[in-house]
Bacterial RNase P class A from an Acidobacteriota bacterium, 393 nucleotides, folded computationally. The coordinates come from a structure-prediction model, not an experiment, and the mean pLDDT is 76. A source record names the gene rnpB. Lineage of the source: Bacteria > Pseudomonadati > Acidobacteriota. The RNAcentral record of the sequence draws on ENA. Rfam family: Bacterial RNase P class A. The family's RNA type in Rfam is ribozyme.
RNA sequence: GUAGAGGGACAGACGACCGCCGCGCGUCGCGUUACCGGGACGUGGUGCGGGGAGGAAAGUCCGAACUCCAGAGGGCAGUGCGCCGGGUAAUUCCCGGUCAGGGCGACCUGAAGGACAGUGGCACAGAAAAUAUACCGCCCGCCAGAAAUGGCGGGUAAGGGUGAAAAGGUGCGGUAAGAGCGCACCGCAUUUGCCGCAAGGUGAAUGGCAGGCUAAACCCCGCACGGAGCAAGACCAAAUAGGGAGGCGCUACAGGGCGGCCCGUCCGAAGCCUCCGGGUAGGUUGCUUGAUCCCGUCAGUGAUGGCGGGACUAGAGGAAUGGUCGUCGCUCGGGGAACCGCUUUCGGGCGGCGACCCGGGUACAGAAUUCGGCUUAUCGUCCCUCUGCGGCG
Repeated sequence: GUAGAGGGACAGACGACCGCCGCGCGUCGCGUUACCGGGACGUGGUGCGGGGAGGAAAGUCCGAACUCCAGAGGGCAGUGCGCCGGGUAAUUCCCGGUCAGGGCGACCUGAAGGACAGUGGCACAGAAAAUAUACCGCCCGCCAGAAAUGGCGGGUAAGGGUGAAAAGGUGCGGUAAGAGCGCACCGCAUUUGCCGCAAGGUGAAUGGCAGGCUAAACCCCGCACGGAGCAAGACCAAAUAGGGAGGCGCUACAGGGCGGCCCGUCCGAAGCCUCCGGGUAGGUUGCUUGAUCCCGUCAGUGAUGGCGGGACUAGAGGAAUGGUCGUCGCUCGGGGAACCGCUUUCGGGCGGCGACCCGGGUACAGAAUUCGGCUUAUCGUCCCUCUGCGGCG
RNA backbone atom coordinates (compact mmCIF):
# COMPACT_ATOMS: atom_id res chain seq x y z
C1' G A 1 0.00 0.00 0.00
C1' U A 2 -3.87 -3.51 -0.67
C1' A A 3 -7.46 -7.31 0.75
C1' G A 4 -9.58 -8.85 5.20
C1' A A 5 -10.86 -10.35 10.78
C1' G A 6 -12.48 -8.82 15.74
C1' G A 7 -14.05 -4.86 19.00
C1' G A 8 -15.48 0.20 20.50
C1' A A 9 -17.41 5.41 19.99
C1' C A 10 -20.60 9.09 17.48
C1' A A 11 -25.66 9.72 15.44
C1' G A 12 -24.10 16.92 13.00
C1' A A 13 -22.87 22.20 15.38
C1' C A 14 -24.25 27.43 16.05
C1' G A 15 -27.75 31.55 15.40
C1' A A 16 -32.65 33.87 14.27
C1' C A 17 -37.96 33.43 13.92
C1' C A 18 -42.52 30.56 14.72
C1' G A 19 -44.63 26.69 17.62
C1' C A 20 -45.70 21.88 21.13
C1' C A 21 -45.97 18.95 26.32
C1' G A 22 -45.29 18.70 31.69
C1' C A 23 -43.29 21.34 36.35
C1' G A 24 -42.31 25.73 39.69
C1' C A 25 -43.17 30.92 40.84
C1' G A 26 -45.89 35.42 39.72
C1' U A 27 -50.10 37.90 37.61
C1' C A 28 -55.25 38.74 35.48
C1' G A 29 -60.22 36.71 34.93
C1' C A 30 -64.26 33.06 36.01
C1' G A 31 -66.63 29.30 39.23
C1' U A 32 -67.44 26.89 44.19
C1' U A 33 -67.10 27.57 49.39
C1' A A 34 -75.29 30.04 51.69
C1' C A 35 -74.02 37.35 51.41
C1' C A 36 -69.20 40.55 51.30
C1' G A 37 -63.82 40.59 52.02
C1' G A 38 -59.69 37.39 52.79
C1' G A 39 -58.09 32.49 52.22
C1' A A 40 -58.52 27.65 49.96
C1' C A 41 -59.79 24.59 45.82
C1' G A 42 -60.93 24.09 40.59
C1' U A 43 -60.45 26.21 35.76
C1' G A 44 -58.81 29.53 31.61
C1' G A 45 -55.37 33.38 29.73
C1' U A 46 -50.58 35.50 30.28
C1' G A 47 -45.18 36.55 31.98
C1' C A 48 -40.64 34.51 33.82
C1' G A 49 -37.49 30.28 35.17
C1' G A 50 -36.11 25.34 34.44
C1' G A 51 -36.89 20.39 31.89
C1' G A 52 -38.44 17.43 27.51
C1' A A 53 -36.70 10.16 23.23
C1' G A 54 -33.04 5.91 21.52
C1' G A 55 -28.95 2.93 20.13
C1' A A 56 -32.22 0.60 18.80
C1' A A 57 -37.44 3.90 22.32
C1' A A 58 -39.03 -1.19 17.37
C1' G A 59 -40.28 -6.78 17.11
C1' U A 60 -42.74 -8.57 21.77
C1' C A 61 -38.84 -13.61 20.86
C1' C A 62 -36.67 -15.11 25.89
C1' G A 63 -35.76 -14.01 31.39
C1' A A 64 -37.26 -11.14 35.70
C1' A A 65 -39.30 -7.21 39.18
C1' C A 66 -44.22 -5.61 40.60
C1' U A 67 -49.75 -6.71 40.88
C1' C A 68 -54.15 -9.62 40.99
C1' C A 69 -56.42 -14.55 40.48
C1' A A 70 -55.88 -19.83 41.44
C1' G A 71 -53.38 -23.47 44.41
C1' A A 72 -52.98 -29.59 50.36
C1' G A 73 -49.45 -33.23 48.29
C1' G A 74 -48.16 -36.26 44.11
C1' G A 75 -48.75 -37.72 39.05
C1' C A 76 -50.45 -37.47 33.71
C1' A A 77 -50.77 -34.37 29.48
C1' G A 78 -48.50 -30.08 27.11
C1' U A 79 -44.43 -26.62 26.08
C1' G A 80 -39.32 -25.32 26.16
C1' C A 81 -34.31 -26.62 26.73
C1' G A 82 -30.03 -30.45 26.23
C1' C A 83 -21.08 -30.78 25.38
C1' C A 84 -18.24 -29.06 30.18
C1' G A 85 -17.12 -25.33 33.90
C1' G A 86 -18.30 -20.49 35.55
C1' G A 87 -21.28 -15.54 35.84
C1' U A 88 -26.13 -13.59 37.12
C1' A A 89 -32.09 -11.71 40.50
C1' A A 90 -32.97 -14.91 36.27
C1' U A 91 -32.50 -16.76 31.21
C1' U A 92 -32.88 -20.40 25.68
C1' C A 93 -28.41 -14.67 27.69
C1' C A 94 -23.04 -13.78 28.68
C1' C A 95 -17.78 -15.51 29.67
C1' G A 96 -13.93 -19.30 29.47
C1' G A 97 -12.99 -24.09 27.53
C1' U A 98 -13.97 -29.02 24.66
C1' C A 99 -15.39 -31.37 20.19
C1' A A 100 -17.15 -31.05 14.98
C1' G A 101 -17.33 -28.19 10.38
C1' G A 102 -15.36 -23.84 7.29
C1' G A 103 -11.12 -20.39 6.17
C1' C A 104 -3.78 -19.96 3.96
C1' G A 105 -4.73 -16.90 8.35
C1' A A 106 -6.72 -13.22 11.97
C1' C A 107 -11.17 -15.74 13.00
C1' C A 108 -16.26 -17.66 11.94
C1' U A 109 -20.43 -21.29 12.55
C1' G A 110 -22.89 -25.23 15.57
C1' A A 111 -30.91 -26.99 19.21
C1' A A 112 -23.67 -30.38 20.22
C1' G A 113 -28.13 -36.20 25.07
C1' G A 114 -29.82 -41.16 22.90
C1' A A 115 -30.05 -44.71 16.22
C1' C A 116 -28.89 -52.69 20.05
C1' A A 117 -35.74 -49.44 24.06
C1' G A 118 -39.53 -49.46 20.21
C1' U A 119 -42.05 -47.54 15.55
C1' G A 120 -41.36 -45.11 10.93
C1' G A 121 -38.91 -42.66 6.55
C1' C A 122 -34.78 -42.73 2.71
C1' A A 123 -37.68 -39.47 -3.99
C1' C A 124 -35.06 -40.56 -8.81
C1' A A 125 -31.31 -43.78 -10.31
C1' G A 126 -29.56 -48.53 -9.08
C1' A A 127 -28.73 -55.63 -8.73
C1' A A 128 -29.37 -54.06 -3.81
C1' A A 129 -31.32 -48.38 0.66
C1' A A 130 -30.44 -52.93 5.13
C1' U A 131 -32.27 -60.31 8.06
C1' A A 132 -27.94 -57.35 2.69
C1' U A 133 -27.34 -58.08 -2.52
C1' A A 134 -24.88 -59.27 -7.73
C1' C A 135 -26.09 -55.58 -13.54
C1' C A 136 -21.26 -55.40 -16.09
C1' G A 137 -16.73 -57.65 -14.83
C1' C A 138 -12.90 -61.43 -12.77
C1' C A 139 -11.89 -66.84 -11.89
C1' C A 140 -12.81 -72.41 -11.99
C1' G A 141 -15.42 -76.74 -13.94
C1' C A 142 -18.60 -79.13 -17.69
C1' C A 143 -20.98 -78.96 -22.59
C1' A A 144 -21.22 -77.09 -27.88
C1' G A 145 -17.84 -75.13 -31.60
C1' A A 146 -12.15 -75.59 -36.14
C1' A A 147 -11.77 -70.94 -33.69
C1' A A 148 -13.86 -66.45 -32.05
C1' U A 149 -17.43 -67.25 -28.77
C1' G A 150 -21.94 -69.06 -26.52
C1' G A 151 -24.81 -72.00 -22.74
C1' C A 152 -25.13 -74.28 -17.81
C1' G A 153 -23.27 -74.86 -12.68
C1' G A 154 -20.19 -72.77 -8.95
C1' G A 155 -16.63 -69.10 -6.49
C1' U A 156 -15.86 -63.65 -5.65
C1' A A 157 -17.06 -58.50 -4.05
C1' A A 158 -10.84 -56.27 -5.66
C1' G A 159 -12.40 -53.23 -10.49
C1' G A 160 -16.65 -50.62 -13.42
C1' G A 161 -21.51 -48.51 -13.05
C1' U A 162 -26.05 -45.98 -9.87
C1' G A 163 -26.80 -42.71 -5.93
C1' A A 164 -26.73 -37.52 -1.10
C1' A A 165 -25.47 -42.21 1.07
C1' A A 166 -23.45 -49.11 -0.83
C1' A A 167 -20.96 -53.48 5.08
C1' G A 168 -13.75 -49.92 7.43
C1' G A 169 -9.30 -46.90 4.29
C1' U A 170 -4.10 -47.21 1.96
C1' G A 171 -0.14 -50.52 0.78
C1' C A 172 2.38 -55.29 0.69
C1' G A 173 1.75 -60.47 0.80
C1' G A 174 -1.54 -64.22 -0.61
C1' U A 175 -5.00 -66.63 -4.13
C1' A A 176 -7.72 -70.03 -9.72
C1' A A 177 -9.77 -65.08 -9.10
C1' G A 178 -10.66 -62.68 -4.68
C1' A A 179 -11.57 -61.53 0.36
C1' G A 180 -9.03 -58.74 7.57
C1' C A 181 -7.53 -64.45 4.53
C1' G A 182 -2.37 -62.72 6.82
C1' C A 183 0.74 -58.35 8.01
C1' A A 184 2.14 -52.72 8.64
C1' C A 185 0.05 -47.85 9.31
C1' C A 186 -4.65 -45.07 9.93
C1' G A 187 -9.77 -45.52 11.72
C1' C A 188 -13.04 -48.32 15.17
C1' A A 189 -14.40 -51.30 19.69
C1' U A 190 -12.94 -53.18 24.63
C1' U A 191 -9.59 -52.89 28.82
C1' U A 192 -6.15 -49.70 30.97
C1' G A 193 -1.78 -45.87 32.51
C1' C A 194 -1.01 -40.54 32.79
C1' C A 195 -2.99 -35.24 32.45
C1' G A 196 -7.53 -32.27 33.32
C1' C A 197 -12.77 -30.07 38.45
C1' A A 198 -15.16 -31.62 33.87
C1' A A 199 -16.39 -31.95 28.59
C1' G A 200 -12.13 -34.25 26.92
C1' G A 201 -6.82 -35.05 25.53
C1' U A 202 -2.69 -38.39 25.12
C1' G A 203 -0.15 -43.24 25.34
C1' A A 204 -0.23 -48.84 25.87
C1' A A 205 -2.37 -53.69 25.30
C1' U A 206 -6.07 -56.74 23.18
C1' G A 207 -9.79 -57.68 19.22
C1' G A 208 -9.91 -58.64 12.52
C1' C A 209 -14.42 -55.21 12.79
C1' A A 210 -19.17 -54.64 15.45
C1' G A 211 -22.03 -52.88 10.77
C1' G A 212 -25.68 -46.90 6.61
C1' C A 213 -28.33 -42.10 7.28
C1' U A 214 -32.42 -39.65 9.73
C1' A A 215 -34.55 -37.78 16.68
C1' A A 216 -35.66 -28.85 14.00
C1' A A 217 -39.68 -37.84 12.44
C1' C A 218 -42.65 -40.09 16.40
C1' C A 219 -40.23 -41.47 20.60
C1' C A 220 -36.82 -42.49 25.09
C1' C A 221 -33.77 -40.13 29.03
C1' G A 222 -32.63 -35.70 32.05
C1' C A 223 -33.92 -30.68 33.65
C1' A A 224 -37.36 -26.44 33.99
C1' C A 225 -42.33 -24.45 33.73
C1' G A 226 -49.79 -22.39 37.40
C1' G A 227 -52.66 -18.22 34.73
C1' A A 228 -53.28 -13.10 33.40
C1' G A 229 -50.98 -8.62 32.78
C1' C A 230 -50.08 -1.23 34.60
C1' A A 231 -56.35 -1.50 30.08
C1' A A 232 -52.22 -5.33 36.50
C1' G A 233 -54.06 -3.43 40.92
C1' A A 234 -55.41 0.24 45.07
C1' C A 235 -58.17 4.66 46.84
C1' C A 236 -61.98 8.72 46.38
C1' A A 237 -66.60 9.07 44.14
C1' A A 238 -71.56 12.64 40.50
C1' A A 239 -75.33 9.24 38.26
C1' U A 240 -78.42 4.67 37.37
C1' A A 241 -80.54 -0.31 38.46
C1' G A 242 -81.29 -3.74 42.12
C1' G A 243 -80.38 -4.19 47.76
C1' G A 244 -80.43 -3.04 53.44
C1' A A 245 -82.06 0.10 57.92
C1' G A 246 -85.30 3.90 59.89
C1' G A 247 -89.37 7.36 59.31
C1' C A 248 -93.87 9.22 56.82
C1' G A 249 -97.88 6.75 54.39
C1' C A 250 -101.17 4.93 59.55
C1' U A 251 -107.30 7.70 59.76
C1' A A 252 -109.09 4.32 55.66
C1' C A 253 -106.89 -0.34 53.94
C1' A A 254 -105.42 -4.41 49.07
C1' G A 255 -102.53 -8.77 50.44
C1' G A 256 -100.06 -12.36 53.78
C1' G A 257 -98.87 -15.22 58.77
C1' C A 258 -101.19 -17.03 63.51
C1' G A 259 -104.03 -25.00 60.68
C1' G A 260 -111.11 -23.55 58.74
C1' C A 261 -114.17 -18.78 60.29
C1' C A 262 -114.54 -14.17 63.35
C1' C A 263 -112.10 -10.87 66.59
C1' G A 264 -107.43 -9.61 67.88
C1' U A 265 -102.41 -9.23 66.75
C1' C A 266 -97.99 -9.23 63.67
C1' C A 267 -95.88 -8.40 58.81
C1' G A 268 -96.84 -5.20 54.93
C1' A A 269 -98.59 -1.82 50.29
C1' A A 270 -97.60 2.05 45.64
C1' G A 271 -95.19 6.79 46.66
C1' C A 272 -91.99 10.31 49.43
C1' C A 273 -87.69 11.55 52.86
C1' U A 274 -82.97 10.37 55.43
C1' C A 275 -78.88 7.15 56.05
C1' C A 276 -76.03 2.81 54.64
C1' G A 277 -74.38 0.36 50.59
C1' G A 278 -73.36 0.01 45.45
C1' G A 279 -69.79 1.57 42.05
C1' U A 280 -70.53 4.06 36.21
C1' A A 281 -68.59 8.84 34.38
C1' G A 282 -64.68 11.45 36.42
C1' G A 283 -60.45 12.13 39.67
C1' U A 284 -56.10 10.41 42.59
C1' U A 285 -52.45 6.69 42.89
C1' G A 286 -49.38 2.76 40.94
C1' C A 287 -45.14 6.41 38.10
C1' U A 288 -40.26 6.49 37.73
C1' U A 289 -33.85 6.43 42.28
C1' G A 290 -33.13 1.88 39.61
C1' A A 291 -30.61 -5.94 40.08
C1' U A 292 -29.23 2.46 37.40
C1' C A 293 -24.97 5.11 35.10
C1' C A 294 -19.76 7.22 35.23
C1' C A 295 -14.73 7.39 37.36
C1' G A 296 -11.02 5.12 40.45
C1' U A 297 -9.28 0.83 42.93
C1' C A 298 -9.07 -4.40 44.36
C1' A A 299 -10.19 -9.85 43.02
C1' G A 300 -10.70 -12.71 38.51
C1' U A 301 -7.88 -15.08 31.85
C1' G A 302 -12.97 -13.27 31.38
C1' A A 303 -18.29 -12.63 31.99
C1' U A 304 -18.74 -10.38 36.67
C1' G A 305 -18.29 -9.01 41.74
C1' G A 306 -16.46 -6.05 46.32
C1' C A 307 -15.10 -1.15 48.09
C1' G A 308 -14.65 4.40 47.63
C1' G A 309 -16.23 8.92 45.20
C1' G A 310 -19.57 11.35 41.90
C1' A A 311 -24.11 11.85 38.79
C1' C A 312 -29.42 11.68 38.00
C1' U A 313 -35.11 16.57 37.11
C1' A A 314 -39.95 13.06 29.99
C1' G A 315 -43.83 10.62 32.88
C1' A A 316 -48.10 11.58 28.74
C1' G A 317 -52.81 9.07 29.00
C1' G A 318 -54.00 8.44 21.93
C1' A A 319 -49.66 10.43 23.04
C1' A A 320 -45.56 16.80 23.40
C1' U A 321 -40.08 16.61 22.54
C1' G A 322 -41.10 20.04 16.21
C1' G A 323 -40.83 23.35 11.72
C1' U A 324 -38.58 27.22 8.44
C1' C A 325 -34.32 30.11 7.11
C1' G A 326 -29.03 31.33 7.37
C1' U A 327 -23.79 30.00 8.30
C1' C A 328 -20.50 26.06 9.00
C1' G A 329 -19.20 20.67 9.21
C1' C A 330 -19.14 15.62 6.78
C1' U A 331 -19.82 13.12 2.21
C1' C A 332 -20.91 12.04 -3.25
C1' G A 333 -20.92 13.77 -8.48
C1' G A 334 -19.35 17.49 -12.21
C1' G A 335 -16.07 21.61 -13.62
C1' G A 336 -11.32 23.35 -12.40
C1' A A 337 -6.46 27.77 -11.44
C1' A A 338 -1.74 26.61 -9.44
C1' C A 339 1.89 22.70 -8.40
C1' C A 340 4.38 17.74 -9.21
C1' G A 341 5.78 13.32 -12.29
C1' C A 342 6.21 10.91 -17.18
C1' U A 343 6.38 11.97 -22.30
C1' U A 344 6.88 15.13 -26.76
C1' U A 345 7.03 16.00 -33.54
C1' C A 346 8.05 21.63 -28.44
C1' G A 347 1.95 23.00 -30.31
C1' G A 348 0.94 19.74 -26.57
C1' G A 349 -0.68 14.83 -24.35
C1' C A 350 -1.38 11.48 -20.02
C1' G A 351 -1.46 10.76 -14.73
C1' G A 352 -1.34 12.53 -9.47
C1' C A 353 -2.67 16.23 -5.86
C1' G A 354 -5.99 19.73 -5.71
C1' A A 355 -7.40 26.19 -3.75
C1' C A 356 -12.14 27.52 -5.61
C1' C A 357 -17.19 27.12 -8.07
C1' C A 358 -21.99 24.44 -9.09
C1' G A 359 -25.45 20.57 -7.81
C1' G A 360 -27.13 16.36 -4.61
C1' G A 361 -27.24 13.62 0.11
C1' U A 362 -26.95 14.11 5.73
C1' A A 363 -29.99 7.78 7.97
C1' C A 364 -33.08 4.11 10.84
C1' A A 365 -36.65 5.57 13.69
C1' G A 366 -40.59 7.83 18.16
C1' A A 367 -40.84 6.77 25.30
C1' A A 368 -46.53 4.98 27.37
C1' U A 369 -45.09 0.31 34.56
C1' U A 370 -39.80 -0.84 34.96
C1' C A 371 -35.32 -3.65 34.21
C1' G A 372 -31.62 -7.70 31.91
C1' G A 373 -30.91 -10.00 27.08
C1' C A 374 -31.66 -11.50 21.92
C1' U A 375 -33.15 -10.23 16.99
C1' U A 376 -34.17 -6.81 13.19
C1' A A 377 -33.59 -1.49 10.82
C1' U A 378 -29.76 2.28 10.05
C1' C A 379 -26.85 8.05 5.29
C1' G A 380 -22.32 7.85 7.00
C1' U A 381 -17.75 9.15 10.08
C1' C A 382 -13.81 8.11 13.54
C1' C A 383 -10.67 5.03 16.83
C1' C A 384 -8.10 0.43 18.74
C1' U A 385 -6.10 -4.58 18.10
C1' C A 386 -4.95 -8.46 14.76
C1' U A 387 -4.22 -11.53 9.84
C1' G A 388 -2.78 -12.62 4.54
C1' C A 389 -0.21 -10.69 0.27
C1' G A 390 3.04 -7.07 -2.19
C1' G A 391 6.80 -2.99 -2.08
C1' C A 392 10.87 -0.12 0.29
C1' G A 393 14.73 0.36 4.19